Model confidence (mean pLDDT): 81 of 100. Predicted 3D model of a 97-nucleotide RNA (Glycine riboswitch aptamer) from Anoxybacter fermentans.
[in-house]
RNA sequence: AUGAAGGAUGCAGGAGAUUUCCUUUUAUAAGGAAAGCCGAAGGAGCAAGCUAUGAAAUCAUAGCGAAACUCUCAGGCACCAGGACUGCAUCUGGACG
Numbered sequence: 001a002u003g004a005a006g007g008a009u010g011c012a013g014g015a016g017a018u019u020u021c022c023u024u025u026u027a028u029a030a031g032g033a034a035a036g037c038c039g040a041a042g043g044a045g046c047a048a049g050c051u052a053u054g055a056a057a058u059c060a061u062a063g064c065g066a067a068a069c070u071c072u073c074a075g076g077c078a079c080c081a082g083g084a085c086u087g088c089a090u091c092u093g094g095a096c097g
Stems, first nucleotide, its partner, number of pairs: 006092008018035006036077003042073001043071003049064006
């Protein structure tokens, strides 16, 4: 000189899922009740495999162990907002040479 992973910020893109009754309102919305639904904030669970112990193998138990899979606690189900993830830019960082 170059500047990986990770982190932060800004911009852009960004899916899914609702109905009934009551109250209120100019209307939308909002509040209450009931039943239903979604998965891409967050959260939780686990396969193969590895490790340890028992007892040499089989076997058993425990631990580690991924997700966009699963669950649906949380969150969400007009718009707005949010939104995993992707791209670009800046800052940080300092792997590596």
The RNAcentral record of the sequence draws on Rfam. It matches the Rfam family "Glycine riboswitch aptamer". Gene Ontology term of the family: glycine biosynthetic process.